[in-house]
Molecule: transfer RNA
Organism: Candidatus Anstonellales archaeon
């Protein structure tokens, strides 16, 4: 410093959690691809605090990842 969906991840001003990729369904193909079109899926690493209201501010802790010394 980072931890946000199977994976990669944006979100950093406090105000309904997003995108590609994968997945599942249809369409179109003789078939499978690729294309379109619609869907599912997130207790935002764990516990408190603060506030009307937290992913966002504040404290501890953390199997775990990368930096510098």
């Nucleotide at each position: 410093g980072c931890g946000u969906a199977g994976u990669u991840u944006a979100g950093u001003u406090g105000g309904u959690a997003g995108a590609a990729c994968g997945c599942c369904a249809g369409a179109c193909u003789c078939a499978u691809g690729a294309u379109c079109u619609g869907g599912a899926g997130g207790u935002c690493g764990u516990g408190g605090g603060u506030u009307c209201g937290a992913a966002u501010c504040c404290c501890a802790c953390c199997c775990g990842c990368g930096g510098c010394a």